RNA sequence: GCUCCUUUAGCUCAGUUGGUUAGAGCAGAACACUCAUAAUGUUAAGGUCGUAGGUUCAAGUCCUACAAGGAGCA
Numbered sequence: 001g002c003u004c005c006u007u008u009a010g011c012u013c014a015g016u017u018g019g020u021u022a023g024a025g026c027a028g029a030a031c032a033c034u035c036a037u038a039a040u041g042u043u044a045a046g047g048u049c050g051u052a053g054g055u056u057c058a059a060g061u062c063c064u065a066c067a068a069g070g071a072g073c074a
Base pairs, nucleotide, nucleotide: 001073002072003071004070005069006068007067010026011025012024013023019057029043030042031041032040050066051065052064053063054062
């Protein structure tokens, strides 16, 4: 330098052929339970879906550029 893959909650990851309020588990918080802690149960919170543009009635999803990480080739 070229090609390909990944980027979604604090962490690990889903998200169907683009279709109508963005999800799960873990962690953390509050409450319940207990003499108490742990475990367990319940509840709520937590996201500009890497950044910036474009297409579309509608974009996490499609297109372009850039950034970060990884693999391969030279």

Source information
The prediction has a mean pLDDT of 83. The RNA shown here (transfer RNA) has 74 nucleotides and comes from a Lachnospiraceae bacterium. Rfam family: tRNA. Rfam classes the family as a transfer RNA. The sequence is in RNAcentral, with records from ENA. The source organism's lineage runs through Bacteria, Bacillati, Bacillota, Lachnospirales and Lachnospiraceae.